The RNA shown here (c-di-GMP-I riboswitch aptamer) has 78 nucleotides and comes from a Methylococcales bacterium.
RNA sequence: AUUCGUCAAAGCUAAAUCUAUCGUAAGAUAGAGACAGAAAGUUACGGGCCCUAAAUUUAGGAAAGCCGAACUGCUAAA
Numbered sequence: 001a002u003u004c005g006u007c008a009a010a011g012c013u014a015a016a017u018c019u020a021u022c023g024u025a026a027g028a029u030a031g032a033g034a035c036a037g038a039a040a041g042u043u044a045c046g047g048g049c050c051c052u053a054a055a056u057u058u059a060g061g062a063a064a065g066c067c068g069a070a071c072u073g074c075u076a077a078a
Base pairs, nucleotide, nucleotide: 002078003077012037013036017032018031019030020029021028022027035065041071042070043069045068046067047066050061051060052059053058054057
C1' cells in the first nucleotide's frame, strides 16, 4: 500500500420502550435501556418511505438503523 471482516484484544454506536424538554407533525436533544450493528462514521447526491401546507404535483421539512452512491476511518489477519 492492497485485500478481507473468519478468529483475538481494546473499545465504539444504541432499536423498541420509559421520563423530561423542544417541534403543528414527521421527529430532535438529554437520561435510563439494549434489539442489533464491521462503517449503525460523515454527506439528503439518486430512488423510496414519513410529516406539514396548498391541492394532484408543487413548496417546505424529517430520516444516514430502507436501498444505492460519494468521502473518511480503528484493530486483527493475509
The model forms 95% of the base pairs in the Rfam consensus.